c-di-GMP-I-GGC riboswitch aptamer from a Synergistales bacterium, 85 nucleotides, folded computationally. Taxonomically the source falls in Synergistales (Bacteria, Thermotogati, Synergistota, Synergistia).
[in-house]
RNA sequence: CCACGAAAAGGCAAAACCGCCGAAAGACGGUGACGCAAAACCACGGGUCUAAAGCCGAAGGGCCAUGAUAGCCGGGUUACCGAAG
Numbered sequence: 001c002c003a004c005g006a007a008a009a010g011g012c013a014a015a016a017c018c019g020c021c022g023a024a025a026g027a028c029g030g031u032g033a034c035g036c037a038a039a040a041c042c043a044c045g046g047g048u049c050u051a052a053a054g055c056c057g058a059a060g061g062g063c064c065a066u067g068a069u070a071g072c073c074g075g076g077u078u079a080c081c082g083a084a085g
Base pairs, nucleotide, nucleotide: 004082005081011036012035016031017030018029019028021026034071040077041076042075044074045073046072047069048068049067054063055062056061
């Protein structure tokens, strides 16, 4: 250094509730912990979610990402500690 994840020191924060932004998905803040060795960061590929605007339809509706998800998977970048292998 790569790899690995015992121990130690810590770290993050699911659901739910409240506030706030948003058409929504969802984001942000507070409370709170289901869990996480990258649950730190990045929408590059795939998946999943939403469908305002736009398009189609006589209508009910349908299509649609330029929106979202990094705690869905892969990938990229960075990082604390140091037992065994």
Notes:
The sequence was found by an Rfam model in a public genome assembly. Model confidence (mean pLDDT): 91 of 100.